Small-subunit ribosomal RNA from an uncultured bacterium, 1398 nucleotides, folded computationally. Its Rfam family is "Bacterial small subunit ribosomal RNA". The sequence is in RNAcentral, with records from ENA and SILVA.

RNA sequence: AGAGUUUGAUCCUGGCUCAGGAUGAACGCUGGCGGUGUGCCUAAUACAUGCAAGUUGAGCGGGAUCCAUGCGCUUGCGCAUGGUGAGAGCGGCGGACUGGCGAGUAACACGUGGGCGACGCGCCCUCCGGACGGGAAUAGCCUGUAGGAAUACAGGGUAAUGCCGGAUGCGAACGCGCGCGCUGGAGGCGCGCGUGGAAAGCCCCCACGGGGGCGCCGGAGGAGCGGCCCGCGGCCCAUCAGCUUGUAGGCGGUGCAAGGGACCACCUAGGCUACGACGGGUACCCGGCCUCAGAGGGCGGACGGGCGCAUUGGGACUGAGAUACGGCCCAGACUCCUACGGGAGGCAGCAGCUAAGAAUAUUCCGCAAUGGGGGGAACCCUGACGGAGCGACGCCGCGUGGGCGAGGAAGGCCGGAAGGUUGUAAAGCCCUUUUGCGCGCGAGGAAUAAGGGGAGGAGGGAAUGCCUUCCCGGUGACUGUAGCGCGCGAAUAAGCGCCGGCUAAUUACGUGCCAGCAGCCGCGGUAACACGUAAGGCGCGAGCGUUGUUCGGAAUCAUUGGGCGUAAAGGGCGUGUAGGCGGCCCUGCAAGCCUGGCGUGAAAUCCCGGGGCUCAACCCCGGAACCGCGCUGGGAACUGCUGGGCUGGAGCCGCUGUGGCGCAGCCGGAAUUCCAGGUGUAGGGGUGAAAUCUGUAGAUAUCUGGAAGAACACCGAUGGCGAAGGCAGGCUGCGAGCGGACGGCUGACGCUGAGGCGCGAAGGCGCGGGGAGCGAACAGGAUUAGAUACCCUGGUAUUCCACGCCGUAAACGAUGAUGGCUAACCGCCGGCGACACACAGUCGGUGGCCAAGCGAAAGCGAUAAGCCAUCCACCUGGGGAGUACGUCGGCAACGAUGAAACUCAAAGGAAUUGACGGGGGCCCGCACAAGCGGAGGAACAUGUGGUUUAAUUCGAUGAUACGCGAGGAACCUUACCCGGGCUCGAACGGCAGGGGAAUCACCCAGAGAUGGGUGAGUCUUCGGACUCCUGUCGAGGUGCUGCAUGGUUGUCGUCAGCUCGUGCCGUGAGGUGUCGGCUCAAGUGCCAUAACGAGCGCAACCCCUGCCGCCAGUUGCCAUCAGGUGAAGCUGGGCACUCUGGCGGGACUGCCACCGCAAGGUGUGAGGAGGGGGGGGAUGACGUCAAAUCAGCACGGCCCUUACGUCCGGGGCGACACACGUGUUACAAUGGCGGCCACAGAGGGAGGCUACCCCGCGAGGGGAUGCGGAUCUCGAAAAGCCGUCCCAGUUCGGACUGGAGUCUGCAACCCGACUCCACGAAGUUGGAUUCGCUAGUAAUCGCGCAUCAGCCAUGGCGCGGUGAAUACGUUCCCGGGCCUUGUACUCACCGCCCGUCA
Repeated sequence: AGAGUUUGAUCCUGGCUCAGGAUGAACGCUGGCGGUGUGCCUAAUACAUGCAAGUUGAGCGGGAUCCAUGCGCUUGCGCAUGGUGAGAGCGGCGGACUGGCGAGUAACACGUGGGCGACGCGCCCUCCGGACGGGAAUAGCCUGUAGGAAUACAGGGUAAUGCCGGAUGCGAACGCGCGCGCUGGAGGCGCGCGUGGAAAGCCCCCACGGGGGCGCCGGAGGAGCGGCCCGCGGCCCAUCAGCUUGUAGGCGGUGCAAGGGACCACCUAGGCUACGACGGGUACCCGGCCUCAGAGGGCGGACGGGCGCAUUGGGACUGAGAUACGGCCCAGACUCCUACGGGAGGCAGCAGCUAAGAAUAUUCCGCAAUGGGGGGAACCCUGACGGAGCGACGCCGCGUGGGCGAGGAAGGCCGGAAGGUUGUAAAGCCCUUUUGCGCGCGAGGAAUAAGGGGAGGAGGGAAUGCCUUCCCGGUGACUGUAGCGCGCGAAUAAGCGCCGGCUAAUUACGUGCCAGCAGCCGCGGUAACACGUAAGGCGCGAGCGUUGUUCGGAAUCAUUGGGCGUAAAGGGCGUGUAGGCGGCCCUGCAAGCCUGGCGUGAAAUCCCGGGGCUCAACCCCGGAACCGCGCUGGGAACUGCUGGGCUGGAGCCGCUGUGGCGCAGCCGGAAUUCCAGGUGUAGGGGUGAAAUCUGUAGAUAUCUGGAAGAACACCGAUGGCGAAGGCAGGCUGCGAGCGGACGGCUGACGCUGAGGCGCGAAGGCGCGGGGAGCGAACAGGAUUAGAUACCCUGGUAUUCCACGCCGUAAACGAUGAUGGCUAACCGCCGGCGACACACAGUCGGUGGCCAAGCGAAAGCGAUAAGCCAUCCACCUGGGGAGUACGUCGGCAACGAUGAAACUCAAAGGAAUUGACGGGGGCCCGCACAAGCGGAGGAACAUGUGGUUUAAUUCGAUGAUACGCGAGGAACCUUACCCGGGCUCGAACGGCAGGGGAAUCACCCAGAGAUGGGUGAGUCUUCGGACUCCUGUCGAGGUGCUGCAUGGUUGUCGUCAGCUCGUGCCGUGAGGUGUCGGCUCAAGUGCCAUAACGAGCGCAACCCCUGCCGCCAGUUGCCAUCAGGUGAAGCUGGGCACUCUGGCGGGACUGCCACCGCAAGGUGUGAGGAGGGGGGGGAUGACGUCAAAUCAGCACGGCCCUUACGUCCGGGGCGACACACGUGUUACAAUGGCGGCCACAGAGGGAGGCUACCCCGCGAGGGGAUGCGGAUCUCGAAAAGCCGUCCCAGUUCGGACUGGAGUCUGCAACCCGACUCCACGAAGUUGGAUUCGCUAGUAAUCGCGCAUCAGCCAUGGCGCGGUGAAUACGUUCCCGGGCCUUGUACUCACCGCCCGUCA
């Protein structure tokens, strides 16, 4: 000193939370010792028991008991004398202190400083004076009465330092008079006269004269303690605003120690209050304690001072003192006793009990010390106090061992292994003994009292006695304590919290949004550093955590030290009261202010220095401080006050301007509606389109005349006026304001303004008018799923006027008022400005843009949101809520003031990047449109959903799954199901041991796997290779997780985008670059430019194809030459052509014209095979969809191990009431059927393709030949042409079914393809809707290939043949790109979010 948390990110505002300290604490786990403190915060509940205040025989009467002696003597009683002296009583002093508690109290209760000329005081100290002489009682006691008791009463008798008269009385008190002094409100002192008021004895000594001591009375003073009064200071609520009749004062009294309305009679009508009375709530106050940098905030437990209280309430008595905690009386509640008649009691004293509570101790020891009461003293009393006990409740100190010790043991944990870690930690060796246990010794707290002895002193002073001093001299609860010594032995002693971030410390396993954690943010849904456990680590340590409270952090109530345009916050505006603040010069005063001195600010505490317990805590001493208050000396700058002056602030007058400023009256035209009349006819009106409505009873339209109400076009504005609300036709009157140069006057007269008062849009209310248009409510018509809306037709209140209320608003510049200061530039309005309608300039107002500065930013910027000053209003997280209650106002509606419970971890402001918009601009794409052909209806094929099943294995699921993984499921494949087997395993490697060559053939059982058996075979370089068995280490898994992954793939999208470096801008996220203009298919290029460059994409480079050239020339070709056939490049030959396949050329807006700055564009242009990218392919940026795939492969983790592995037989993946996708074939004449006849390209072929011949209607079969192929072969292309059919469920269509076959294959039942014959279904162009395609494309026609024994292929991938139509255009649908705008979205519009219900 800060940190976490609002966002995708950012800055700000703002709340919540955390880290610190403290505690009379409590709770959880744990616990060795000592010192020192501390301990019912709750029920001021109720209390058993014991103790806590007595003492005095030297004040008094008396005396139980016991002892001694004596006597009487029935030896046990009585009496006498002496001694002892309990308990009780009378009297004195003390029980008003100490101790406890905090209920009450908001008060002179407390604190602080003063006052009493308005007071008191026992004991103590000093001084003065005195104490003479009498009297009457009453307890105790005795006798008796009543009662259970407590107790009460009657009679008798008695003492005193008890009580009462008398005497004396310095002085005091009171009254009167005089004088002095201090005063100004007063009572101070002196003198004189008068009045009336005292007393007590006891003890000691004695030389009996007396002396001494303790007391007594009157008085004066002191010390100390108390009483009363005053200034100032310290809680909350204004949703408590008025309170008060002894109230405020006076006169005279009463009362008191004393002042006082404290009390009483009379008189007056006052007193208090916004500087908060009265009321309500809460609370003892302070020194101090905690916290804090300080200022402040919180607290008032222990210790100390004050106050109050003593079961609750009231009352007095006694006394120096009380209205009395352990006194009295009365009343109440409660408890106890009782013989029911009556009595007793008061722990908020110390212990203890009960209750309440989260919670707070011993019914201890002692008066040894300190202090107190009584006493002459000894002494007695003292739960004050000193100690001990209990509690880790706090603070402080100590210990639980120290050194050495690495094979870094074992064990644990982690790791694939190597190894790491626990950890020098342990063990082991050496050492020590605080603490502990045992034994022994043993301080200090104690001072000296009585008494004894000595010395000195005062008085006139011999003794007793008094004062000072020295020596001796008894006394310890704690306690045999602290401490010391010896002995023993590492021996008796470590835990708690935490380890996701904040915040220091990490791994494994378990768990699987479960169990749980959590102070805030937040963790947990199968790899959790956040749960639980373990290991390790971090922190503190006899403690550690948790909870509560409080201060801090929080500048988050801001005096120090905040804000208010948009985050919470400027009152709607004016006027003005109190209050606050206030120009220039001079004089005085000294309240504030500055300074010196004095007093006080108790002690303790805090701080500094020093000292004592071994240290520390703790304690002691000294100092400083206590920031305050009072008194006093001095100063006069500033504020204030007094007096005088000034003109600049403010105001007034003259002159001159200005305006929708206000109020009142009068006037005007246009328009609208209505009324009357004319012309005129079939509609009008209204809307997106309509309808309601209106019109042949004559509308709308048009003309004339009339009526009414409301509002004032143009001017008109970026304009004017007003305090705001607001103000607009013209004229007049009245009133108010504002500006201006010049001249004159007053002389600070000013600013702000809590309350108050006034004004205050729209709308609403009351009453009376008025009512044209418009028009809430309402009605109807439309729209719609609905439409209590938007649109339309009507229409009441309202809107207008007068009077009176309401008093609100996005009453906004979301910006209070006033004054001053601080760069420029450009307008507009009104003045002044030499004569001027001109101008430089200037004053006031109103705008734009910007400097500095301010601001979180956006922005503000002389009209501040800048820099200053004064005053007012207002804010303090969001919701609840401007709600409730209360109060005030209002006729009402409602307004003003204005909470809390509860709840959330945010709510917000500005700006940024994206995404989105039924926002905008620009631009693309078979996106729409234009066009051609399809799908959706049928049958079938195929895939999928669903259902079914023993199983119908699994995956793919909008676009981007569904003829997809499948480029070949009868067995196999195969992962699924049923059944039968195996367990070193179906396959592979290593090691050890044992057996056997390996291997091949056959037989038996079985569905097969497999099991059993027979025979053949005899390797070797002797190491072994190969194989079988046993054991072992590795196996195996298409089991799970594509949300742990690699790789690969789909999609946006072949879209034109995505970024970086440096610089610059911004507090920052971020921006710029990449924006803008033109251009392009393109972020393609050019221009411009705080950007300059660059990268990944685009394009190009690559392949195929289109033209040409060169090279090459077989298996291709055949122009020329020759040969030759039925024919044929068939042969010789040739390489010109075609072609093949290798290398090149060619196209670049290069040329021309026009447009353009350029880039580039346009053209039937020229040329050219091809023209502005020639066509096609390959190529897919940063990224998005937790997209797809663990079943192609790989791979982390998890799971199975005589099975979730593996082998075999069979079945299933082919099921079928349905639904969808993709296809095939069709519905026919652009066709079917039959016949005839040409022309491709690209491919394949040896377990293959097969010419050719024969057989079969055919699928095919039997022979046979060529070809690993520009040579042979598949091989035939098909659309075409000719003929026929004549619109029909057909000569269309071919499903389904029956029969007969062919081929592949171990095997075609489930479940193959093909052939032939027969049968001949649905279907006659397909609803809503929807798909493809822009040219060699669509459409249409056939051909080939992969997989493959065969094939369910109508699929996929290729090839060529024939070969169109259309595109005006970009409004609309879909997708996309760039710029811009809004946003409360950012898992981003499939978003967010509101209301109702559950």
The coordinates come from a structure-prediction model, not an experiment, and the mean pLDDT is 85.